Predicted 3D model of a 328-nucleotide part of an RNA (large-subunit ribosomal RNA, domain IV) from a Pseudomonadota bacterium. The coordinates come from a structure-prediction model, not an experiment, and the mean pLDDT is 88.

[in-house]
Context: one part of a larger RNA
RNA sequence: CUGUGCUGAAGGAACUAGGCAAAUUGCCCUCGUAACUUCGGGAGAAGAGGGCCCUGCCUUGAGGCAACUCUUGGCAGGGGGCACAGAGCAGGGGGUAGCGACUGUUUAGCAAAAACACAGGACUCUGCGAAGCGGCAACGCGCCGUAUAGGGUCUGACGCCUGCCCGGUGCCGGAAGGUUAAGGAGAGGGGUGCAAGCCCUGAACCGAAGCCCCGGUAAACGGCGGCCGUAACUAUAACGGUCCUAAGGUAGCGAAAUUCCUUGUCGGGUAAGUUCCGACCUGCACGAAUGGCGUAACGACUUCCCCACUGUCUCCAGCACAGGCUCA
Numbered sequence: 001c002u003g004u005g006c007u008g009a010a011g012g013a014a015c016u017a018g019g020c021a022a023a024u025u026g027c028c029c030u031c032g033u034a035a036c037u038u039c040g041g042g043a044g045a046a047g048a049g050g051g052c053c054c055u056g057c058c059u060u061g062a063g064g065c066a067a068c069u070c071u072u073g074g075c076a077g078g079g080g081g082c083a084c085a086g087a088g089c090a091g092g093g094g095g096u097a098g099c100g101a102c103u104g105u106u107u108a109g110c111a112a113a114a115a116c117a118c119a120g121g122a123c124u125c126u127g128c129g130a131a132g133c134g135g136c137a138a139c140g141c142g143c144c145g146u147a148u149a150g151g152g153u154c155u156g157a158c159g160c161c162u163g164c165c166c167g168g169u170g171c172c173g174g175a176a177g178g179u180u181a182a183g184g185a186g187a188g189g190g191g192u193g194c195a196a197g198c199c200c201u202g203a204a205c206c207g208a209a210g211c212c213c214c215g216g217u218a219a220a221c222g223g224c225g226g227c228c229g230u231a232a233c234u235a236u237a238a239c240g241g242u243c244c245u246a247a248g249g250u251a252g253c254g255a256a257a258u259u260c261c262u263u264g265u266c267g268g269g270u271a272a273g274u275u276c277c278g279a280c281c282u283g284c285a286c287g288a289a290u291g292g293c294g295u296a297a298c299g300a301c302u303u304c305c306c307c308a309c310u311g312u313c314u315c316c317a318g319c320a321c322a323g324g325c326u327c328a
Base pairs, nucleotide, nucleotide: 001323002322003321004320005319006318007317008316010314011313014312019309028050029049030048031047036041038157052079053078054077055076056075057074058073061070062069063068080084092307093306094305095304097302098301099299100298104116105115120155121154122153123152124151125150126149132141133140134139158294159293160292161291163224164223165222168221169220170217171216172215173214174213177212178211179210183206184205188201189200190199191198192197225243226242227241228240229239252286253283264280265279266278267277268276
C1' cells in the first nucleotide's frame, strides 16, 4: 500500500451523477394509527410503553382423594450485571410525482425495465372433411372440440370516454358495361397437287379470374390546413372575408419519458433549486384501442423532498486478520 472486518472527538450528506457503500431499524405483547380507497385495503402505517431472576398474597385452569406440582393474570417486596428480544437470527420510516393496473416473464454470459405477458375490450376469419398450421403425399395438429368453439390482428385491470375524414392503399360487396389468355369460331389469304386432298396463316364473333368501373368499410393501413381583416385606451378577437382539402384535431391533457428557442413565465419548497411540485398555453413536433385522461393497491423501476442514521464527506486515525514489499 491492497483486501476483509472492527472502532472513532465535533459536525451529520457538506460526499457524489446518485446516500453508492455503510450505519440506523429489527423478535414478541399491549396501546395507538392519517390522507386516500375499487371498502378488500392503505396497516407492521406513523408513534408509544413493557420484558431478567427470587419471595409473598390474591387469582385462572390442568393433574391429583389430598398434600402438592405445573399454569393464567394482578399487586407488593427483594436481587445481580455495562447490558435481561443479553449471543446468533432479525423491517429504517414518511411525503410528492412519472410509468406500468396487479402476481408473473425476459437479453443462460454487461440491460429485470416504463420492455413481454396478463385477465378485460374490439375487429376479423371459420358451418366442420371448418378456418389456420405441418407434410410431396398418405396423414397429423386444430379436436375425440363445433360459433358461449377454434384461428389471426390490435388494445391491455377498473372508471369516464374513444370525435371528423372512405380522396389514396387494403379488405368486403356489385347477374350491367370496358379491357383481357388459352380455347371456340372460322370470313378471307397463301403453299403444293391434274384432282380429291394435305399443309400454313387468319378477320369478325363467343371466351374466366384480374384490372377499370359503382358502392361500403377507420378498435382496416392511415390522415385530421393557410392567409387577411375586425370591439370606444391598448391588447386580444366571440365575428367576417378568401384560398385549398377526403376531412381540417372534438373531449381530455399540455415546457410533458413529447417543448427546439428554454434554466419559458408565475407560484411553492431552499440562505441559495438547469432537477422537483402546482399553474399558465406561445403544443418547433400531445390527442383519443400505433388508445386519451384519471385511478386505490402493487414495484430489487425512475424523479424530488423530509425525519432518523451514519467515516459518503470536512479529514482522516487506530486496531485485527490475510496479502504485497524487504531479509533469511